The RNA shown here (small-subunit ribosomal RNA) has 1374 nucleotides and comes from an uncultured prokaryote.
RNA sequence: GAUUGAACGCUGGCGGCAGGCCUAACACAUGCAAGUCGAGCGGAAACGAUGGAAGCUUGCUUCCAGGCGUCGAGCGGCGGACGGGUGAGUAAUGCGCAGGAAUUUGCCCAGCAGUGGGGGAUAGCCCGGUGAAAACCGGAUUAAUACCGCAUAAGACCUAAGGGUGAAAAGGGGCCAAUUCUUGAGCUCUUGCCGGAAGAUGAACCUGCGUUAGAUUAGCUUGUUGGUAGGGUAAUGGCCUACCAAGGCGACGAUCUAUAGCUGGUCUGAGAGGAUGAUCAGCCACACUGGAACUGAGACACGGUCCAGACUCCUACGGGAGGCAGCAGUGGGGAAUAUUGGACAAUGGGCGCAAGCCUGAUCCAGCAAUACCGCGUGUGUGAAGAAGGCCUUAGGGUUGUAAAGCACUUUCAGUAGGGAGGAAAAGUAAGUAGUUAAUAACUGCUUACCCUGACGUUACCUACAGAAGAAGCACCGGCUAACUCCGUGCCAGCAGCCGCGGUAAUACGGAGGGUGCGAGCGUUAAUCGGAAUUACUGGGCGUAAAGGGCGCGUAGGCGGUUGUAUAAGUGUGGUGUGAAAUCCCAGGGCUCAACCUUGGAACUGCACCACGAACUGUACGACUAGAGUGCGAUAGAGGGAGGUAGAAUUUCCGGUGUAGCGGUGAAAUGCGUAGAGAUCGGAAGGAAUACCAGUGGCGAAGGCGGCCUCCUGGAUCGACACUGACGCUGAGGUGCGAAAGCGUGGGGAGCAAACAGGAUUAGAUACCCUGGUAGUCCACGCUGUAAACGAUGUCAACUAGCCGUUGGAAGGGUAAUCCUUUUAGUGGCGUAGCUAACGCGCUAAGUUGACCGCCUGGGGAGUACGGUCGCAAGAUUAAAACUCAAAUGAAUUGACGGGGGCCCGCACAAGCGGUGGAGCAUGUGGUUUAAUUCGACGCAACGCGAAGAACCUUACCUGGUCUUGACAUCCUGCGAACUUUCUAGAGAUAGAUUGGUGCCUUCGGGAACGCAGUGACAGGUGCUGCAUGGCUGUCGUCAGCUCGUGUCGUGAGAUGUUGGGUUAAGUCCCGUAACGAGCGCAACCCUUGUCCUUAUUUGCCAUCAUUAAGUUGGGCACUCUAGGGAGACUGCCGGUUAUAAACCGGAGGAAGGUGGGGACGACGUCAAGUCAUCAUGGCCCUUAUGGGCUGGGCUACACACGUGCUACAAUGGCGGUGACAGAGGGUUGCCACUCCGCAAGGAGGAGCUAAUCCCUAAAAACCGUCUCAGUUCGGAUUGUCCUCUGCAACUCGAGGGCAUGAAGUUGGAAUCGCUAGUAAUCGUGGAUCAGCAUGCCACGGUGAAUACGUUCCCGGGCCUUGUACACACCGCCC
Repeated sequence: GAUUGAACGCUGGCGGCAGGCCUAACACAUGCAAGUCGAGCGGAAACGAUGGAAGCUUGCUUCCAGGCGUCGAGCGGCGGACGGGUGAGUAAUGCGCAGGAAUUUGCCCAGCAGUGGGGGAUAGCCCGGUGAAAACCGGAUUAAUACCGCAUAAGACCUAAGGGUGAAAAGGGGCCAAUUCUUGAGCUCUUGCCGGAAGAUGAACCUGCGUUAGAUUAGCUUGUUGGUAGGGUAAUGGCCUACCAAGGCGACGAUCUAUAGCUGGUCUGAGAGGAUGAUCAGCCACACUGGAACUGAGACACGGUCCAGACUCCUACGGGAGGCAGCAGUGGGGAAUAUUGGACAAUGGGCGCAAGCCUGAUCCAGCAAUACCGCGUGUGUGAAGAAGGCCUUAGGGUUGUAAAGCACUUUCAGUAGGGAGGAAAAGUAAGUAGUUAAUAACUGCUUACCCUGACGUUACCUACAGAAGAAGCACCGGCUAACUCCGUGCCAGCAGCCGCGGUAAUACGGAGGGUGCGAGCGUUAAUCGGAAUUACUGGGCGUAAAGGGCGCGUAGGCGGUUGUAUAAGUGUGGUGUGAAAUCCCAGGGCUCAACCUUGGAACUGCACCACGAACUGUACGACUAGAGUGCGAUAGAGGGAGGUAGAAUUUCCGGUGUAGCGGUGAAAUGCGUAGAGAUCGGAAGGAAUACCAGUGGCGAAGGCGGCCUCCUGGAUCGACACUGACGCUGAGGUGCGAAAGCGUGGGGAGCAAACAGGAUUAGAUACCCUGGUAGUCCACGCUGUAAACGAUGUCAACUAGCCGUUGGAAGGGUAAUCCUUUUAGUGGCGUAGCUAACGCGCUAAGUUGACCGCCUGGGGAGUACGGUCGCAAGAUUAAAACUCAAAUGAAUUGACGGGGGCCCGCACAAGCGGUGGAGCAUGUGGUUUAAUUCGACGCAACGCGAAGAACCUUACCUGGUCUUGACAUCCUGCGAACUUUCUAGAGAUAGAUUGGUGCCUUCGGGAACGCAGUGACAGGUGCUGCAUGGCUGUCGUCAGCUCGUGUCGUGAGAUGUUGGGUUAAGUCCCGUAACGAGCGCAACCCUUGUCCUUAUUUGCCAUCAUUAAGUUGGGCACUCUAGGGAGACUGCCGGUUAUAAACCGGAGGAAGGUGGGGACGACGUCAAGUCAUCAUGGCCCUUAUGGGCUGGGCUACACACGUGCUACAAUGGCGGUGACAGAGGGUUGCCACUCCGCAAGGAGGAGCUAAUCCCUAAAAACCGUCUCAGUUCGGAUUGUCCUCUGCAACUCGAGGGCAUGAAGUUGGAAUCGCUAGUAAUCGUGGAUCAGCAUGCCACGGUGAAUACGUUCCCGGGCCUUGUACACACCGCCC
C1' cells in the first nucleotide's frame, strides 16, 4: 500500500446491490419444512348441493338416498435416496486432472414381442377384550393395478447342446348393439402392466500423477503379499473362507504423531510465489453418540426401522415419547452475526389424465452503514475585509467571501395525483390437421373470450411548498500532508518505530488555525506486499551467522573424442479434455455506477497421435589428450620394529676439604659440623637428542628431529611401451585423529596439576621461592575432542609480471663460482579482477564448471528432554518458554593507556628561602544566634567580591511605621521654591509657628519646584548564571586551529598540517598530490639599557662673579626632564650541517642572537563564575518579598583549614652617628619652622593648586655594648592613665606612656616559591579613607647559591600503536 463474512470508539440523510454464528458438530420450548393419487380398491367419519320424508317458530332442526360434489381412516401405487443444512470425521475407502473395464440404472426416448384363464387371503368397517397413555389382542365378514398358481415364450437365463427354467393388471373416454333392472359379443382411442434388446441420464468399481508438518517417529506388515479352488456382489478383487508359497512396503521417507473437508476459485504480488477455501458452483462426509440391517431402481436412509449409550420430557411407577448441522425462534458461549414475516404470482420439484394439492426449495419483505456503488446536505453575488474568537513585534494578522445582506434553484426526503414491467400458460368456445368405420372421443396447431401479482402506497412520471429536514471523524515532532497560544512541570499523560514530558513542550491536556478523508472516519485483529529477510526467478560461508578435524568409499549427482541406431527427456503441429460461474476483452440492459446479461479470449494443465534428431539419455562399436600400469632414476625428521651412542640432570659409594650452601626485588622455608656446597674418581637409572637447523624437508590431517639395521606407504623427474573413460564428488558407512583423561600391567632421572611450607598482600585458596603426588615414559585397550586455523571443503580448466628458496630434467659455458629453459613444491611483492572494508591476487578470496557440508538477529544454548555411543569423565544429535532492540564486522576522527619514539616547562634534579609547630592578624568551614545578609568550593573558593561593616554602608534580625509610595511619566487642584522656632516621640513622623512672594509672558497663561487627590503604574540585592547579553577565570603565551581549489577513498574522512633537519614558535629550509590562504607565533605599541639632536624652568653648575645656601648674575657644556631620531639585522668572519634553514665560536658594540620587562590570549573546553556591578526573557510579591526609622547583627567561639605578620636571636638586640634612593601624594589638603608635652599629640604659623613648598627621617650600612640565658631574645595578654578622628569609639577604631612579660630555643608526615639585578633581606609611597592596613598595588637600596642532566613525579606539544571508550579512563564492565 492493498484486502476482510470482521469487531470496537465517535458520528450518522437517501437509494441501489451483495453478504450476515468464523465461537459450543452446545442444549433446545413453539409453529411450519413431504406429500399426492377416488381415472387402482373396499368404502362414507366430516362438509356441501340436490331430491324426498317428519316436526313445524316458512326457513331452521331431524331422518332417508354414495345418487352427486367430494373425502377422514384403511388397502394399493409413486415419491419420502431429490431439494435444504453442517464441516465433526477424513492426509486417503477423500479431492483434482487424465484414463480404464468386469457392472447396474425407477421415471424418460425410440423400437420388437405380449397383456389368456383361474384361485385363496387380508386391512378397513362391525363385535368383544387389556392398558393411565402409547398401543395391542381375539372373533366374524370383504375388495383391488395387493398376493399366488396354470397356460403361452420372439428375445432372456441354465445346459451334459439332447433339453430344461421363467411373465403380465388392469383403469378411463367414445361408438355400436340390443335394451326389463341394466348389461354386453364387438369396434376404437387412451393411460397402465409384462419380457428381451438399444439409447440417454444417474450410480458403483479400477489405474497413473498431484495433494500439510514432524526423523527428538526407522523400520512396518500375518489376510499380511501372491497363487489355486469355492463363497459373496449389480460387478472386478483377500471382499470372505480353505489350502499352498514367503512374500509386500520403506531414506524418492514406510509406520507413527499432530493438524486439516478437497476443488473451481478468493486476497495479495510486476511475476514466480505466499496466504486462504465465507457467500456462488462441483465432489465428499455427517445427521444426539456408537453399531446394524430391512425396504427399494437407488439408502445401510436428517424430519424411516431395530439394538446399545448419554441427555430431556410424560407417567396411575407397571411403562412410554424425543432428536432444528431444515426455516424462523430460545437459552448458552462469545469482541461478534438478523424476523417465531408474506406468497406459491414467477422459477423449480413430488403426486395426479387433468383441474389441482403440497413445497421455510424459491421469490419477496423486515433488521444492522457489514462491504461495494451512486446522490444530497445548496448555487451565484457579496469588503465596512462587520461582530465575536485566536495570535501579535500593539502597527496589525488570521478565521474570511466565510457569515450577514441581495438574487436564484428544488435533486433527495415530505404531501397529493397518475402509473409500466415481472403473465406466459392453464381453462372455455370455434376452426383446422392427425388417429379412427366415425363428422364421437383424444392429441397438435390457429383464433376469440375469460382470468391469475406475495412484493406493492412497486419502479417511473407530474404537481405543491420552502434553503427549507440532512457533517462528521482522525491527524498536525520525523517517517507523513498540516503550527501557534495557554495549562502542566519526568507529574498527569502520549507512543506504530525513533522517542516526548524534570518551568518558555509545534510530541501531554485545552483552544484558535490548518491538513486528510467524507456518511463516514479512526483503532484493533488478520493475510499478502515492501522483505533479494529461505534467495526457482533471486542470497551467502577468510574477519559479520556459516567449510565437516582429515582420509577412503556405498547409494546418488555429474562426466573426454567419434560413428551408427533408438526416440525416454526435448522441439513443432494436430485431436480430445481442461463444467458453469469468476478474471480479461468487446457489445447490451438498469438515467450513471456498483450490479445483471450476450459473445469471445483465456484456463499457462493432462492424455493421445504425427513429424524432427542438434543436445542429454539408452544400446552397440571405435579412439587417446583424463585416469592408471610397466621401465630407469631422485630427495626426504613419512610410518612400524629391533639395536646402539655421547653430553647433561639426579641419586648412591669412595677420596680431598671446611662453613656455609641454596634462593630472591629483598627474604624465609629447605640442605649443612652426623661434614653440606665445591672438587676428583666410580656406579646406577630414566627421559630427551645441543650444534647441523633454514618463512628448509616429508605426511591426508593429527603430526614427524642422535646414529645403525630390517619391513613398509606416498611423491617427483625422464623417455618410451601398454590398458582404453577405468573419472570427479560423495548423504549414510568406515578408518585415522594433539593434549588432557580412563582401565590393566610395568617404569619413574628431570619436570610437575593436587597438596605442604616460606614469602608478598588489607586479604593472596595466585603471580615469586623450597619441596612434592598423580601424570609425563613403555605395552595393550578406551575416549574422539582443540583457536583440530590458512579461522579459506575437494576436483578440474583459464587469467600480467618480478624477486627468493627446495627436489629433479634439458641446453650452454668456465680453472671454478655460473647462465638460459622446463617441471613439482614452498615464500615475498604486485597487474587486471574481486571485496563492506581490511585485504586476496596462477598456492585466488579473480573468471567458470561438478559434487558435498553449513548459515538465516542477540541472549536463553551447543543448554534441557528424548535417542545413540562411552567404564566414567563426557561426546553426538538438538529444541522451546521467556527476554532484548539490538548483538556483530571492517574502517574513520578523537580521547585514553601503570604502550612506544621525539621534545618542552622551577616539572624533577642541583640550590636558596619558606609553610606545616608558637602567638597574633585575616579569610573559610563548622557550631551558635532573633540575625550572625549574600555569593565564591580541586588546580582555576578560602588577606576572594570587600581600594578599608562603630551609625551610614547593609542587602540580615527586633520593634515601631507608610501605601501611587524614597525614584520615573501622564492628569486634576492648590501653593513660589525655600526657611526660623517650639512641643510629643528612640526616631521615622505628627502638630503648631516665623520669614519669604522669585523667572518668562502674546496677560489667557507657562516653566521649574513643593503639597494633596485619582489610577495607569512605580519598586524588588525576590527565583532561575541550567533561558541570556556583556565581562571574567582556566587549559595557556601552550603552538596550535582551520578554509578554498585540486587529488585519493563507496563513505565517515584523508592529503595539505605527515617525512628529514631546525627553532622559543605550524619559526624557517629541503622533500612532497598538492597549490595557496586565514586566525594564532613573530613584528608593529609602552617601558628600560647607549648615543645624537631640539628645548632650558621650578632642573643642572665645567668655566666667571657672588652668597650661609645654585642663593643670585651668567651659562645650557654636563646630569636630569620630554619631544624627535640613530642603533641589533645572524649584518661580518671561521667552523658544523646537505652548498639549505639553522647552530656553535669570534670580532666590533652600550646592548648579540626574542637584550630585560609589560600590554597583547587563536579554534575551542569546563551547561566554569557572575541575574548582588550593569542589562535582560520568563516566573513570583503588590497595605508587601516594596519604602522610611531606632537599636542590634555581619566583629559570636569547643574546634578544623587556608593566607599572612612577628619571633624563637649574636649575619642578632639595644644605644649612638649631619652617608646614599626611587616612585608617588597634597587646598574640606600636605604642613616647614617655633613653643608645650616623656610620647601619641597640642598651640601658633611660613610656603605650596607643586621638577619651586610639604609629606621626607629612607632603612639595612657604620661605631659601641650585651655573651648564649626563656636572656638587654620574644612580644602576646592584662591593669591603669592618656591622645586623635568622629553626632557617637559599650557591643566594635587606631595610637601613646607606665606596669605586666604568655607561647616560642628553627618546627612530624607533608608541602610552596624562585634561574639574576632573580631569590633573600631592607625600608619608602599610593589607592580606599573622618578614623582604621600584618592585606593589596607600586618604588627603589643591599644582593646571592645552583642547574650533572631528563631515569623518575606533574603538566603540555608532535608522530605512532592498541581499544569492547565517544557524557570519551572520574570511561566501560563482572

Rfam family: Bacterial small subunit ribosomal RNA. Gene Ontology terms of the family: structural constituent of ribosome and ribosome.